[in-house]
């Protein structure tokens, strides 16, 4: 070297969770040539050699042991940064928004004459007038009194010897306070009247008019400064979730390198 029998070992591993710890059974990765039965989540069976307990197979190597690399996937953490929700806050030269100033840009106006500076005049009070207009009175028409209003006063009354006188109803005529109407003039009175007169005042706010002069005025946009409001966004603070990226645990597979037992016979 070769057979034959064997024995250590192997027949999957890892993660997260559970646990006082470890190993299953549920889950999740990963990978096979990946053995059967029972046992079990307010659980099962163990104690650092860390699943028990039956039963089968394969064996000392592609399958078992150790070390190097590489590395699926999980987990941790809060360091950075991102993104959505959430609560707050009124620090912030921040957006929005409101106000002041500027007068660089623009627009408007200005030599057909800006701003300004004198004179005036309206707009504003007060007094007076005038006129419209509403009332009232007066006037003018009509009506208008059974007696107690006028005239006239039939018929009747009365007085008288007579002549003659008297009062007087009714009608008739007229008036007066009333009443209804007109109302051009005349008078009082008032007013949410007036492209209206006079006559005083009064301000500089706004209008206009005429002179002086002669070149700017003006702030609606932007844009610069300033102050102010608000809490929709930005921005701070805090918590929550997710993404990325960084560190940290554990770690299936994979590549390479190394190791491994005892008997008998030839």
């Nucleotide at each position: 070297c070769c057979g034959u029998g064997c024995u250590a070992g192997a027949c999957g591993g890892g993660g997260a969770g559970g646990u006082a710890g470890c190993g299953g059974u549920g889950c999740c990765c990963u990978g096979u040539a990946a053995c059967c039965c029972g046992c079990a989540a307010u659980c099962c069976g163990c104690u650092a050699u860390a699943g028990c307990g039956g039963g089968g197979u394969c064996g000392a190597a592609u399958u078992c042991c150790c070390g190097u690399c590489u590395g699926a996937g999980g987990c941790c953490g809060u360091c950075u940064u991102c993104c959505u929700g959430u609560g707050g806050g009124g620090u912030c030269c921040g957006g929005c928004c409101g106000c002041c100033g500027u007068a660089a840009g623009u627009g408007g106006u200005g030599a057909c004459g800006a701003g300004g500076g004198c004179c005036g005049g309206g707009u504003c009070c007060c007094g007076c007038g005038c006129a419209a207009c509403g009332g009232g009175a007066a006037c003018c028409c009509g009506u208008g009194a059974a007696c107690c209003c006028c005239g006239u006063c039939a018929g009747g009354c009365c007085c008288g010897g007579g002549a003659g006188g008297g009062a007087g109803c009714a009608g008739c005529g007229g008036u007066a306070a009333g009443c209804g109407g007109g109302c051009a003039c005349u008078u009082c009175c008032g007013u949410g009247u007036g492209c209206c007169g006079c006559g005083g005042g009064g301000u500089c706010a706004c209008c206009u008019g005429g002179u002086c002069g002669g070149a700017g005025c003006u702030g609606g946009c932007u844009g610069c400064g300033g102050c102010g409001a608000u809490a929709c966004c930005g921005c701070c603070c805090g918590g929550a979730g997710g993404g990325a990226g960084c560190g940290g645990u554990c770690g299936g597979g994979g590549a390479c390198g190394g190791g491994u037992g005892c008997a008998c016979g030839g």